[in-house]
Molecule: transfer RNA
Organism: Minisyncoccota bacterium
RNA sequence: GGGCCCGUGGUGUAGUGGUUAACAUGUCUCCCUGUCACGGAGAAGAUCGUCGGUUCGAAUCCGAUCGGGCUCGCCA
Numbered sequence: 001g002g003g004c005c006c007g008u009g010g011u012g013u014a015g016u017g018g019u020u021a022a023c024a025u026g027u028c029u030c031c032c033u034g035u036c037a038c039g040g041a042g043a044a045g046a047u048c049g050u051c052g053g054u055u056c057g058a059a060u061c062c063g064a065u066c067g068g069g070c071u072c073g074c075c076a
Stems, first nucleotide, its partner, number of pairs: 001072007010025004018056001027043005049065005
């Protein structure tokens, strides 16, 4: 350098064109307890790597770009 895959709350994942981006875990508050843990209730937190395009509508489709991974080849 070529090909392929991945990038979504703090972390790990789901969601593959259509109203509120979902789940687990973590964090915070309250309840429970003599206290902690466990358990119960609630809350905050991601405009989906970035930019542009297609569309009435994009996390989702297309292009470019950045980062990471796998693989292949060439030169030395």